Overview:
The RNA shown here (transfer RNA) has 72 nucleotides and comes from Rhodospirillaceae bacterium B3.
RNA sequence: GGCACCGUAGCUCAGGGGUAGAGCAGGGGACUCAUAAGCCCUUGGUCGGGUGUUCAAAUCACCCCGGUGCUA
Numbered sequence: 001g002g003c004a005c006c007g008u009a010g011c012u013c014a015g016g017g018g019u020a021g022a023g024c025a026g027g028g029g030a031c032u033c034a035u036a037a038g039c040c041c042u043u044g045g046u047c048g049g050g051u052g053u054u055c056a057a058a059u060c061a062c063c064c065c066g067g068u069g070c071u072a
Base pairs, nucleotide, nucleotide: 001071002070003069004068005067006066007065010024011023012022013021018055026042027041028040029039048064049063050062051061052060
């Protein structure tokens, strides 16, 4: 340099046109003599950036940025 894949919450990842979720982590509650585990509630995201398509874009197209793999 070429090709493919990936980028979504603090972390690991779902979601593949109709206004974003889970687990863990964080906060609170209840329980307990107390702590932990387990239980209940809850905070947290301009979906890597830009432009376009569309009534509507995390999702589709193009460009760029970053990462991983293969190849030269």
The sequence is in RNAcentral, with records from Rfam. Its Rfam family is "tRNA". About the family: Transfer RNA (tRNA) molecules are approximately 80 nucleotides in length.